[in-house]
């Protein structure tokens, strides 16, 4: 790496460095930011995606523990809305023709 399964309302922070944007921006809101953004570093923490055990099962797999190992990840539901009805409020619908992470992977 086309691309394919799986998940996605839940969980979790401190210092240095650094200086103005950041939340996917195609747009429109809305938050968050000199009581320091993005990023880089260390260092702590969530976390069962792969990985190890341990079990039931029956060749599809499920539960249980593990945070030593591979990754990620610590602001709001992935912030919300752009799909339908409505003059508006608003209400239905929905893991989604997009993204993110995980294994596999032409």
């Nucleotide at each position: 790496g086309a691309u394919u399964u799986a998940u996605a309302g839940a969980g979790a922070a401190g210092a240095g460095g650094g200086g103005a944007g950041a939340g996917a921006u195609u747009a429109g809101g809305c938050u968050c930011u000199g009581u320091g953004a993005a990023c880089c570093u260390c260092u702590a923490g969530c976390a069962a995606c792969c990985g190890g055990a341990a079990u039931a099962a029956a060749u599809a797999u499920g539960u249980u523990c593990u945070a030593u190992g591979g990754u990620g990840c610590u602001a709001a539901u992935a912030c919300c809305u752009a799909a339908c009805c409505c003059a508006a409020a608003g209400g239905u619908u929905c893991c989604g023709u997009u993204u993110a992470u995980a294994g596999g992977g032409a």
Annotation
This is a predicted structure of a 106-nucleotide RNA (SAM riboswitch aptamer (S box leader)) from a Bacteroidota bacterium. The organism belongs to Bacteroidota, within Bacteria. RNAcentral holds the sequence, with entries from Ribocentre. Its mean pLDDT, the model's own confidence on a scale to 100, is 78. It matches the Rfam family "SAM riboswitch aptamer (S box leader)". Its family is annotated with regulation of gene expression in the Gene Ontology.